[in-house]
RNA sequence: GUUGAGAGACAGGGGCGUCCGUUUGAAAGAAUGGGCUGAGAAGCACCCUUCGAACCUGAACCGGAUAAUGCCGGCGGAGGGAGUCGCUCGGGCCGCAUC
Numbered sequence: 001g002u003u004g005a006g007a008g009a010c011a012g013g014g015g016c017g018u019c020c021g022u023u024u025g026a027a028a029g030a031a032u033g034g035g036c037u038g039a040g041a042a043g044c045a046c047c048c049u050u051c052g053a054a055c056c057u058g059a060a061c062c063g064g065a066u067a068a069u070g071c072c073g074g075c076g077g078a079g080g081g082a083g084u085c086g087c088u089c090g091g092g093c094c095g096c097a098u099c
Base pairs, nucleotide, nucleotide: 001093002092003091004089005088006087008085009084010083011049012048013047014046016043017036018035019034020033021032022031023030024029055080056079057078061074062073063072064071
């Protein structure tokens, strides 16, 4: 110098659905309470950052289940997808210097 593991700082990426009420409203919508799944369904939160199934596309997709829904499975290791820095610990390899 390079490489592995760990924790961190800063930075960046991402999603927020479905059903039933209540309030408001002409309606659309907004606010709010609750049921479902989930890490997260607007949180000083949660998840993910190339070792990348966080998330997006295909997709108003296909099969199954449900009160309903990406709820489950398939699609699928398919395509796309956001990073740097120093610190700690250990081993390997490469180079240089000294004895």

A computed fold for a 99-nucleotide RNA from Rhizobium sp. BK650, annotated as TPP riboswitch aptamer (THI element). The coordinates come from a structure-prediction model, not an experiment, and the mean pLDDT is 81. Of the family's consensus pairs, 100% are formed in the model. Taxonomically the source falls in Rhizobium (Bacteria, Pseudomonadati, Pseudomonadota, Hyphomicrobiales).